[in-house]
Source information:
The RNA shown here (transfer RNA) has 73 nucleotides and comes from Sciurus carolinensis. Its Rfam family is "tRNA". By type it is a transfer RNA. Gene Ontology term of the family: triplet codon-amino acid adaptor activity. RNAcentral holds the sequence, with entries from Rfam. Model confidence (mean pLDDT): 81 of 100.
RNA sequence: GGGGAUGUAGCUCAGUUGGUAGAGUGCUUGCCUCAUAAGUACACGGUCCUGGGUUCAAUCCCCAGCACCCCCA
Numbered sequence: 001g002g003g004g005a006u007g008u009a010g011c012u013c014a015g016u017u018g019g020u021a022g023a024g025u026g027c028u029u030g031c032c033u034c035a036u037a038a039g040u041a042c043a044c045g046g047u048c049c050u051g052g053g054u055u056c057a058a059u060c061c062c063c064a065g066c067a068c069c070c071c072c073a
Stems, first nucleotide, its partner, number of pairs: 001072004006067002010025004019056001029041003049065005
């Protein structure tokens, strides 16, 4: 330098033929217990990597960029 993959909650990951996003885990609080663990309930937590374009509407489609990984040279 060329090609490919990935980027979504603190972490690991889903997701949607375009209609404003979830799980597990973690943290906080309550219940349970003599207490802890386990169990259980609620809540918290997101500019869906960034910018632009298309569209009534973009996490999703298109373009460019950034980060990281793999392959080729």